Context: one part of a larger RNA
């Protein structure tokens, strides 16, 4: 992983509520026994009990009133409105294991030291080789010791190293040869050494040279049986179909934050009303937000004026005075700024009346689920006007929503799927090919593959198009090419020199001129030399400034090989403007189911048919109607002329499913009304077997 069978809201109760059907009703009901029969049951007795018709108060009590209180007050329950009650059924709670599997754990009674930890009794066991303590003898030595040397001697948690015990590295092994091993390597090896038998300690104990280590492959409290189906506000699962409605991820509380409880908010059933609800749209109101504004307050604030107070400088013995590109109140002018300013003031949005349009709205009862929500657009906090960030509000959408688009994507853009149709129009978007429609149509831009949806920005750019505004220009412009661009003078001053051109000063004059500065730049020590400004001549027709605005152009930087969804395209790119066409499950034709709503006919009955309207997305979740399995009950049928079951066909129903048959197989089963459940499987690391 697959099949195949099994597997989860059940069952008790004098309990409690609510619907519904039914009895009887101010009363309704028997329990337990009991008799009698046609005896796993009926009927009838049985009034002892329980509920109901009265309440109030602890309570004595009193009573449509009663407690509290001094009260005849005033307040709180009540009456003044009469419907209960006993079954059944079915919806929910309530004790119960209560829809089903699942813990770590707790407490009790008992087994375990054949492994291990430490003791306790007895007994094994340790090749070989080295060292050479003390002590003793002998010698040498001393006044006697002490002390030297030789030799003997053989200790030792001594030293090499086998058995044996251990377990350092590391490889291999890791569904292993082994739930701890093998290979090479290493430790100890006379000891606090190993080791056999035997024996003693037991679970909040034991033992521990201590690691929370061991205590039978189990240890921060063993096993085992039972308490027991411990508890799980937690995770997984929870089985046939159709119709109808249809949520919430808010607000308060919480030993609360992933739970719960009230309300919100769904759905069912009831119900009555001065029709409340929603909606436009008119009046007619409260308000203090966007905005705006501030010599309208408060407060912040720039500059300039005016001028108290201070500084600081002058003068003076002192007091007085004078100055001040210093600081600055108040006042004045121009400027500006605010959530916790406001002289002001909207649109929205509140509430009220009125008319119009829809068709909810309310309120009692039964069942719920939600109560982690997101994203996107706006106002707003917070953050960094950072997040797919966070937290309000308001919308709207996914949530619980298919279908077109946007390559491709929950919430973006169009649109809300009852069904069938090889019919039609549109939306968003699109029409060169992938790929349905324009190689449409006019008229401009871009040359950059810019662009061809979401990849830019300060700041740049004589790239090119269009616009505005000024200037020169046939008395000839700009641009270019000839020629001129002199003279007083080498202006004065300075200086070593300064002659247009180091630096300084200046009525930078002034003369000849067509023009030519006491010089625009290079140059030289200084001149010198080139060139400009400036005029003339050539040539012929436009040429400059300066602001705006389209498209483009640099800036331009990511990690595997690029790329507009590709191919590619000078449009098939971007602007304007037209037109035709594609293009959705929208909307529309045609059939056809259903669900409700009215009117009409029908029937015992919303019992059944007609028409003309409105609808038929769907998570938790509420409502309704069926299908199948198994069994009982009463009708009734089928079967060795072939039950059931198993496999095919073919028919049918909106669907669960039915029905006919062919093969199989060989003894039972159906059908209708009823009623009873051990009543349905994909999933629960689900269980058993099978492949």
């Nucleotide at each position: 992983u697959c099949c195949u069978a099994c597997g989860a809201g059940u069952u008790a109760c004098u309990c409690c509520u609510c619907a519904u059907u039914a009895g009887c009703a101010a009363g309704g009901u028997u329990a337990a026994g009991g008799u009698u029969c046609u005896c796993a049951g009926a009927a009838c007795c049985g009034u002892a009990g329980c509920c109901g018709a009265a309440g109030c108060g602890a309570a004595a009590g009193c009573a449509a009133g009663u407690c509290u209180g001094a009260a005849u007050a005033g307040g709180g329950c009540g009456a003044u409105u009469u419907a209960g009650u006993u079954a059944a059924u079915g919806g929910g709670g309530g004790u119960a294991g209560a829809c089903g599997c699942g813990a770590a754990a707790c407490c009790u009674u008992g087994u375990g030291a054949u492994c291990u930890a430490u003791c306790c009794a007895u007994g094994g066991u340790c090749a070989g080789g080295u060292u050479g303590a003390a002590g003793u003898u002998c010698c040498g030595g001393u006044a006697a010791c002490a002390c030297g040397g030789a030799a003997u001697g053989g200790a030792g948690g001594a030293c090499c190293g086998a058995a044996c015990u251990g377990a350092u590295a590391u490889a291999c092994g890791u569904u292993g040869a082994a739930a701890a091993g093998u290979g090479u390597u290493c430790a100890g090896a006379u000891g606090a050494a190993c080791u056999g038998u035997g024996g003693a300690u037991a679970g909040g104990g034991g033992u521990g040279a201590a690691a929370g280590g061991c205590c039978a492959a189990u240890c921060a409290a063993a096993c085992u049986a039972g308490g027991a189906a411990a508890u799980a506000g937690c995770u997984c699962g929870u089985a046939c179909u159709c119709c109808c409605c249809g949520a919430a991820a808010u607000g308060c509380a919480u030993u609360u934050a992933g739970g719960u409880g009230c309300a919100g908010c769904g759905u069912u059933c009831a119900g009555g009303u001065u029709g409340a609800g929603u909606c436009u749209u008119a009046u007619a109101g409260a308000g203090g937000u966007a905005g705006a504004g501030c010599u309208a307050c408060u407060g912040a604030u720039u500059g300039g004026g005016c001028u108290a107070g201070g500084g600081g400088g002058c003068u003076u013995c002192a007091c007085c005075g004078c100055c001040u590109a210093c600081c600055a109140a108040a006042c004045c002018c121009a400027g500006a700024c605010a959530a916790a300013c406001u002289c002001c003031g909207a649109a929205u949005g509140c509430u009220a009346u009125a008319a119009g349009a829809u068709a909810u709205a309310c309120u009692g009862a039964g069942c719920a689920g939600u109560g982690a929500g997101g994203g996107c657009a706006u106002g707003g906090g917070u953050g960094c006007u950072a997040a797919g960030g966070u937290c309000c509000a308001u919308g709207u959408c996914c949530g619980a929503g298919a279908g077109g688009g946007a390559a491709a994507g929950a919430a973006c853009c169009c649109a809300g799927a009852c069904c069938a149709u090889c019919g039609g129009c549109u939306a968003a978007g699109g029409u060169c090919c992938c790929a349905a429609a324009a190689u449409a149509u006019a008229c401009g831009c871009u040359a950059a593959g810019u662009u061809g949806a979401a990849c830019u920005a300060a700041c740049g750019u004589g790239g090119u198009u269009c616009g505005a505004u000024u200037g020169c220009a046939u008395u000839g412009a700009c641009a270019g090419c000839u020629a001129g661009g002199a003279u007083g003078u080498u202006g004065g001053c300075u200086u070593g020199g300064a002659a247009g051109c180091a630096g300084c000063c200046a009525u930078u004059c002034a003369u000849u001129u067509a023009a030519a500065g006491a010089g625009u730049g290079c140059g030289u020590a200084a001149c010198a030399g080139c060139u400009c400004a400036c005029u003339a001549g050539u040539c012929g027709a436009g040429c400059g400034a300066u602001c705006g605005a389209g498209c483009g152009u640099g800036g331009a930087u990511a990690a595997u090989a690029a790329u507009c969804g590709g191919g590619c395209a000078u449009a098939a790119g971007c602007g304007u403007a037209u037109u035709a066409c594609c293009g959705a499950a929208g909307c529309u034709g045609u059939g056809g189911a259903u669900u409700u709503g009215u009117u009409a006919a029908u029937u015992a009955a919303a019992u059944u048919u007609a028409a003309c309207g409105a609808g038929u997305g769907g998570u938790a979740g509420g409502g309704g109607a069926g299908c199948a399995u198994u069994c009982u009950a009463u009708a009734u049928g089928c079967g060795u002329u072939g039950a059931a079951u198993g496999u095919g066909u073919a028919c049918u129903u909106u669907g669960a499913g039915g029905u006919a048959u062919g093969c199989u197989g060989g003894a039972g089963c159906g059908u209708a009304u009823a009623g009873a459940a051990a009543a349905g499987c994909a999933a629960a690391u689900g269980u058993a077997g099978g492949a």
This is a predicted structure of a 691-nucleotide part of an RNA (large-subunit ribosomal RNA, domain II) from Brumimicrobium glaciale.
The prediction has a mean pLDDT of 83.
It was read from a public genome assembly.
It matches the Rfam family "Bacterial large subunit ribosomal RNA".